[in-house]
Molecule: Bacterial RNase P class A
Organism: Paucimonas lemoignei
RNA sequence: GAAGCAAGCCAGACAGCCGCUGGUCAGCGAUAUUCAUAUCGCUGGCGGGAGGAAGGUCCGGACUCCACAGAGCAGGGUGACGGUUAACGGCCGUCCGCUGAAAGCCUGCCCGGCGCAAGCCGGAAGGGUAUAAGGCGAGGAAUAGGGCCACAGAGACGAGCGUAUUAAGUUACGGUGAAACGCGGUAACCUCCACUCGGAGCAAUUCCAAAUAGGCACGCAUUGAUGUUGCUCGCGGAGCGUGCGGGUAGGAAGCUUGAGCCGUGGAGUAAUUCACGGCCUAGAGGAAUGGCUGUCAUAGCCGGCAGGGCAACUUGUCGGCCGUAACAGAAUCCGGCCUAUCGGCUUGCUUCACUU
Numbered sequence: 001g002a003a004g005c006a007a008g009c010c011a012g013a014c015a016g017c018c019g020c021u022g023g024u025c026a027g028c029g030a031u032a033u034u035c036a037u038a039u040c041g042c043u044g045g046c047g048g049g050a051g052g053a054a055g056g057u058c059c060g061g062a063c064u065c066c067a068c069a070g071a072g073c074a075g076g077g078u079g080a081c082g083g084u085u086a087a088c089g090g091c092c093g094u095c096c097g098c099u100g101a102a103a104g105c106c107u108g109c110c111c112g113g114c115g116c117a118a119g120c121c122g123g124a125a126g127g128g129u130a131u132a133a134g135g136c137g138a139g140g141a142a143u144a145g146g147g148c149c150a151c152a153g154a155g156a157c158g159a160g161c162g163u164a165u166u167a168a169g170u171u172a173c174g175g176u177g178a179a180a181c182g183c184g185g186u187a188a189c190c191u192c193c194a195c196u197c198g199g200a201g202c203a204a205u206u207c208c209a210a211a212u213a214g215g216c217a218c219g220c221a222u223u224g225a226u227g228u229u230g231c232u233c234g235c236g237g238a239g240c241g242u243g244c245g246g247g248u249a250g251g252a253a254g255c256u257u258g259a260g261c262c263g264u265g266g267a268g269u270a271a272u273u274c275a276c277g278g279c280c281u282a283g284a285g286g287a288a289u290g291g292c293u294g295u296c297a298u299a300g301c302c303g304g305c306a307g308g309g310c311a312a313c314u315u316g317u318c319g320g321c322c323g324u325a326a327c328a329g330a331a332u333c334c335g336g337c338c339u340a341u342c343g344g345c346u347u348g349c350u351u352c353a354c355u356u
Stems, first nucleotide, its partner, number of pairs: 001352010012296007020049002023046011051327001055338002058336005063201004075197005080094005095139001096137004104129004110123005140192002145190002147186003157182001161174004205253004215244006226236003260279008300321009
């Protein structure tokens, strides 16, 4: 320098204006009472406010409720070996198998040069080859048993068939095919073995609790309760009142301090773990986290100049235009996996070529 890989990080910046959400402080108002507190509403100040996947809901846990003496059957899951972890089908390491190149190595139709020739040198379509970093693996068992084995082949799972041979299916051979005259193959077909798995999920679950309807108890009521207006009359009239309990609307808790994040040091190849120090980083609930303007990065487009190149093109730089740009958005919380993703940055590994 060329090529091929792997890992990590960022996910526009700043300023101004207008909003949203919930926290806190202050002021004002309302309500309640135990009279100085609580709750609610409004206004203002201050500080907080999406992600690397918040996504799919595939796997594993925390947490909650239900079930559960013990054992067995059925069913699901996992499957080299070792480690890691709260746990896992995740992750790390090792082994095995497969894969992995426009570079390398071998070969080379053909072309060019030199040569009398033999041959030498250079280029080169194509072919072959072992691998690097890396990638992938549903990687237990085929002598427990059943099933299946495309195409080709006379015959494909269980022995038959052909030829030769022998006392004798006694022995040998058989084009094809992955496997053929058998102690083959296949478990990503059933199965067997080992290990493992209770169910539902924050709409879990718990607390407070209105109106209306309905339930229960007591009392009153055709000897007229009750309604119609405060009372009387009149008119209707079969229910009315009080208490209790369940449920609904609604409200509250669960709810974000956690297997947490950052830094330094130690152990370990690593995943991971230990010690110390520092930090608090959305918590809404039909669901906020936004909009506008200006300036400017990055990207994109056009043109000029310079370098490389036969050219296509490419590198650098300058000027102008454009105008913010991917996938996507928390909903109890974690660990993974998978999928989507504009553009950019950093680090490392391998092979080859050249120079010193």